[in-house]
Context: one part of a larger RNA
RNA sequence: GAUGAACGCUAGCGGCAGGCUUAACACAUGCAAGUCGAGGGGUAAGGCUUACUUCGGUAAGUACACGACCGGCGCACGGGUGCGUAACGCGUAUGCAACCUACCUAUAACAGAGGGAUAGCCCCGGGAAAUCGGGAUUAAUACCUCAUAAUACUAACCAAUUGCAUGAUUUAGUUAGUUAAAGAUUUAUCGGUUAUAGAUGGGCAUGCGUAACAUUAGCUAGUUGGUAAGGUAACGGCUUACCAAGGCAACGAUGUUUAGGGGUUCUGAGAGGAAUGUCCCCCACACUGGUACUGAGACACGGACCAGACUCCUACGGGAGGCAGCAGUGAGGAAUAUUGGUCAAUGGACGGAAGUCUGAACCAGCCAUGCCGCGUGAAGGAAGACGGCCUUAUGGGUUGUAAACUUCUUUUAUAUAGGAAGAAUAACAUCUACGAGUAGAUGGUUGACGGUACUAUAUGAAUAAGCAUCGGCUAACUCCGUGCCAGCAGCCGCGGUAAUACGGAGGAUGCGAGCGUUAUCC
Numbered sequence: 001g002a003u004g005a006a007c008g009c010u011a012g013c014g015g016c017a018g019g020c021u022u023a024a025c026a027c028a029u030g031c032a033a034g035u036c037g038a039g040g041g042g043u044a045a046g047g048c049u050u051a052c053u054u055c056g057g058u059a060a061g062u063a064c065a066c067g068a069c070c071g072g073c074g075c076a077c078g079g080g081u082g083c084g085u086a087a088c089g090c091g092u093a094u095g096c097a098a099c100c101u102a103c104c105u106a107u108a109a110c111a112g113a114g115g116g117a118u119a120g121c122c123c124c125g126g127g128a129a130a131u132c133g134g135g136a137u138u139a140a141u142a143c144c145u146c147a148u149a150a151u152a153c154u155a156a157c158c159a160a161u162u163g164c165a166u167g168a169u170u171u172a173g174u175u176a177g178u179u180a181a182a183g184a185u186u187u188a189u190c191g192g193u194u195a196u197a198g199a200u201g202g203g204c205a206u207g208c209g210u211a212a213c214a215u216u217a218g219c220u221a222g223u224u225g226g227u228a229a230g231g232u233a234a235c236g237g238c239u240u241a242c243c244a245a246g247g248c249a250a251c252g253a254u255g256u257u258u259a260g261g262g263g264u265u266c267u268g269a270g271a272g273g274a275a276u277g278u279c280c281c282c283c284a285c286a287c288u289g290g291u292a293c294u295g296a297g298a299c300a301c302g303g304a305c306c307a308g309a310c311u312c313c314u315a316c317g318g319g320a321g322g323c324a325g326c327a328g329u330g331a332g333g334a335a336u337a338u339u340g341g342u343c344a345a346u347g348g349a350c351g352g353a354a355g356u357c358u359g360a361a362c363c364a365g366c367c368a369u370g371c372c373g374c375g376u377g378a379a380g381g382a383a384g385a386c387g388g389c390c391u392u393a394u395g396g397g398u399u400g401u402a403a404a405c406u407u408c409u410u411u412u413a414u415a416u417a418g419g420a421a422g423a424a425u426a427a428c429a430u431c432u433a434c435g436a437g438u439a440g441a442u443g444g445u446u447g448a449c450g451g452u453a454c455u456a457u458a459u460g461a462a463u464a465a466g467c468a469u470c471g472g473c474u475a476a477c478u479c480c481g482u483g484c485c486a487g488c489a490g491c492c493g494c495g496g497u498a499a500u501a502c503g504g505a506g507g508a509u510g511c512g513a514g515c516g517u518u519a520u521c522c
Base pairs, nucleotide, nucleotide: 001521002520003519005518006517007516008515009514012374013373014372015371016370017369018367019366020332025330026329027328029327030326031325034073035072036071039070040069042066043065046064047062048061049060050059051058052057080285081284082283089210090209091208092207093206094205095204096203099202100201104198105197106196107195108194109193110192112146113145114144115143122135123134124133125132126131152178153177154176155175156174157173159170160169161168162167183190184189211257212256213255218248219247220246223245224244225243226242227241228240229239230238260282261281262280263279264275265274266273267272287308288307289306290305291304310321311320312319313318338364340363341362342361346360347358348357349356350355377408378407379406380405387399388398389397390396391395413459414458415457416456417455418454422449428443429442430441431440432439433438434437466511467510468509469508470507471492472491473490477506478505479504480503481502487494488493
């Protein structure tokens, strides 16, 4: 000098930031991922209309709306944590002639014909529940079959150009084979299939760098390489069979311990050392261990299955759960906050849109935890009051212009009144223009924060100072008490009767809404 700090004493305000460093310990409760009726069969609730009514309602309809169900998209993002990991994990620089990429953009082409189910609804049954079984029946942008199709894929043949090699390119060329689609509709549009290219995001490989210990010296059988096959989006011992006997290591293999990495941050003249909290990027994880399914993408925090530990329900037969999401609880600890508000803005998911959802986010609450700013008044006022303290004591010194007193100001405070920006290129409606889905113009709605910030007026010095130190280092000295006691102390050291070092007082010094102590780093 610094800190995600803690403790002691003290404390007026504001702005900006930060806030479980310990038990990746266990979790009550609520919320944190839904959306689409412009995909579908439909109708549990509500609205509206009509009819009937015993005035309670009932029935039908509905381009309002919609629980549950089928279907689509999303749930792989966003948010959390740092357990594991000394590793191509990360950083940096390259490569993929060995790869994938939903939604989005551009271009080209296409969408013909049919079929069988199933959830829901209805009926029956089992079970304490979770939930399960059977029957009948029904739809789709769900599923299946056929057709059509190549610049896709597979096989064979073949030419040119080119690369370090495997090879690549020419959407070369020829032949044969395989594979597609879905409709909705308010007629505005929104979708579907195939192919190519782009964009974005990822996957893989490689050079270099990346903690400690040699009181760890040898390690390795899928091990190292090859052939073949399988598998993968893709290369590869990734896996398997066979063959060979290799591969790594004192330039530190192997083992053990510790640890997420970086941008950055702190310190330092620098070189360096230390740290990785907030924010950003990457990685890993989601009660512990394992496994795959679905999907463009997961081996998936609020999905599934299995095993385990734990907790809960039970009619004892069987079931349910996973806060390292936001709040919150217990425990641990020196120690770390509200079971708050809103989707107004920004962003995300879905939707044609209106909109819905969003503990992301934006705000508010708590805490001197930090940084910054402001205030606690200003000017005048004495041969210097009172009181305190010291003294060489009728005196003097000091507290001290300090107070009183006079004049002034009103930041702040209190009261009253006014009162934002953040809100737009938004949605929507109308009009105009043309290049026909864009642009422009006009109208018009929306604020959690918040009656907040801010402004004005009124009142009145009114509401506001402490903490540590004073032997040397180190700025600041005397008196009293104590008497190697009580105590102090970072180091040297003080204290045994004149203690500037202990305790108190007066005074002084330093910093100041803080000041000291402790801990840690340079």
Molecule: small-subunit ribosomal RNA, 5' domain
Organism: uncultured bacterium